[in-house]
Context: one part of a larger RNA
């Protein structure tokens, strides 16, 4: 010079567009951040309705009013059974020098739920159990017992092969082990209903297929330190097993006795890793905050369980450390989610609004639930824009400062005056796009659930942006420098002091270096210092 997730110091009008705990992976009060299906299921706490019985009132004398109580009937629905979700989004970089990541293969050593194309099927039977109901422990957390009952909840027969598992026989393929393809044989293993005006819709099981996520495996690359050189016993290889979705000493029993290294093992130390940023004519160095992928991890340590999927951030059980309740017998917590607190610290925001888009879950749909997102707030903390007036005005005013001082120079068209403009801000008016969808209701078409038209409903942001109108130069300029480097010079103070300083060095009586002034230089809503990289 350039850059910054910056901080300080002075100043400070306005918008867009992006950014905001770099330190204490320190602790956490408070709210919230994962449910959702009644079209699986029993049942009714609480809410509406309908019907019944009674009572009370008013009366048109058989209806209206209000009040109790009963009835899952009906809408619906806390809580419970069950299904799908919770393994996605969010977050953080603590650990990790590793197949953790990047690139590039391989898998003839493998899995894949929803979603998708084909192929077939859904018969008959059981026993439970939770809630509910009753009774008891405990201070609570919770929990025990007893009777009852449903399912798309569990179970077990049947049926079944292209499917699994063994056993043959016949072809193709290669990469040791084998791998495929016809075919015959024995064995073995499914299932569930719901809904609808409908044979309507929505589920269910078995196979082969695809897509999509994922697992493992290798070759290459991947900080510094030899003042770290020797390191290694499941270690290194076989055989046979367990175990896994599968290979694998991944584990186990045998057996060899090898593996691995100056091409840097092993040890220590640092660190998440990449697209990418930053700098540079480039080679290069240096970084790895936001975005975007991969990894890791969720109070420390370890461990399975459910499930396709996890060894699970708002999930279990165990230890451990703190932190709170206890009736002292026991219990309860985990913000590295969004806010927000306190602590650390130069230092980093609001306990905001909304599901309207965008997406994600549950749902046949409505629709519910989403601190994902979208938006608003606050902050010059960063880049871009824009303004803080434009023309004209000389007796070169007043005031300042400087000189050779009755005078000149200088601020300087700068003011004063005079035309003029209205961006931003301020006042009043109208006022968007983002909204496509679904729903509901008509009508049509094909033909029995789909399109199509027409109509409705549909906006947090927001009465925002944006437009038009109105008074008015009005409400809007400041840091830093001035020996040399390096663009800008005088005068006054002080006097090797007090003070500056990136280097060189100024200051000891005319300092252009110190501190005022006056002028000038450079940048400008910034501008200097400090940090830290090139």
């Nucleotide at each position: 010079g350039g850059a910054u997730g910056a901080a300080c110091g002075c100043u400070a009008g306005c918008g867009a567009c992006a950014g905001g705990c770099u330190u204490a992976a320190c602790a956490c009060a408070u709210g919230c951040a994962a449910g959702u299906c009644g079209a699986g299921g029993g049942g009714c706490a609480g809410c509406g309705g309908u019907g019944g019985u009674g009572a009370a009132g008013g009366c048109u004398u058989g209806c209206c009013u209000u009040c109790a109580c009963c009835a899952g009937c009906c809408g619906g629905c806390g809580a419970c059974c069950g299904g799908c979700g919770c393994a996605c989004g969010g977050g953080u970089g603590a650990g990790u020098a590793a197949c953790a990541c990047g690139u590039a293969u391989g898998c003839a050593a493998c899995c894949u739920g929803c979603c998708u194309g084909c192929c077939a099927c859904a018969g008959c039977c059981g026993g439970a159990u939770a809630a509910u109901c009753g009774g008891g422990a405990g201070a609570a957390a919770u929990u025990c017992c007893g009777u009852c009952u449903a399912a798309u909840a569990c179970g077990g027969c049947a049926u079944a092969a292209u499917g699994c598992a063994u056993c043959g026989a016949c072809g193709g393929g290669a990469c040791a082990u084998c791998c495929u393809g016809u075919u015959g044989g024995u064995g073995c293993c499914a299932a569930a209903g719901g809904u609808u005006a409908a044979u309507u819709c929505c589920g269910g099981u078995g196979g082969c297929g695809g897509a999509u996520g994922g697992g493992c495996a290798u070759g290459c690359g991947u900080c510094g330190c030899a003042u770290u050189a020797g390191u290694u016993a499941g270690u290194u290889g076989g055989c046979g097993g367990u175990g896994u979705a599968a290979c694998g000493g991944a584990c186990c029993a045998c057996c060899a006795a090898g593996a691995c290294g100056a091409c840097g093992a092993u040890g220590c130390g640092u660190a998440g890793g990449g697209g990418u940023u930053c700098u540079g004519a480039g080679a290069g160095g240096a970084a790895g905050g936001u975005c975007c992928c991969c990894c890791a991890c969720a109070c420390u340590g370890g461990u399975a369980c459910u499930g396709a999927g996890a060894c699970a951030c708002g999930g279990a059980c165990c230890a451990g450390a703190c932190u709170c309740c206890u009736a002292c017998g026991g219990g309860a917590g985990g913000c590295a989610g969004c806010a927000g607190u306190g602590a650390g610290g130069a230092a980093u925001a609001u306990u905001g609004g909304u599901c309207a888009a965008u997406g994600g879950g549950c749902g046949g749909g409505a629709g519910c639930c989403u601190g994902a997102a979208c938006c608003a707030g606050c902050c010059a903390a960063g880049u871009c824009g824009c303004g803080u007036g434009a023309g004209g005005g000389a007796u070169g005013a007043c005031g300042g400062c400087c000189c050779u001082a009755u005078g000149g120079g200088u601020u300087g068209u700068a003011a004063a005056c005079c035309u003029c403009u209205u961006u931003u801000g301020c006042c009043g008016g109208g006022g968007a796009g983002c909204a496509a969808a679904g729903u509901g209701c008509c009508g049509c078409a094909c033909g029995u659930g789909u399109g199509c038209g027409g109509u409705u409903u549909g906006g947090a942001g927001a009465g925002u942006a944006c437009c038009c109108g109105g008074a008015g130069a009005a409400a809007a300029a400041g840091c830093a420098u001035c020996g040399g480097c390096u663009a800008a010079c005088u005068c006054c103070g002080u006097g090797c002091c007090a003070g500056c300083a990136g280097c060189c060095g100024c200051g000891g009586u005319a300092a252009u270096a110190c501190g005022g002034a006056g002028g000038a230089u450079g940048c400008g809503a910034g501008c200097g210092u400090u940090a830290u990289c090139c």
A computed fold for a 534-nucleotide part of an RNA from an uncultured bacterium, annotated as small-subunit ribosomal RNA, 5' domain. Its mean pLDDT, the model's own confidence on a scale to 100, is 84.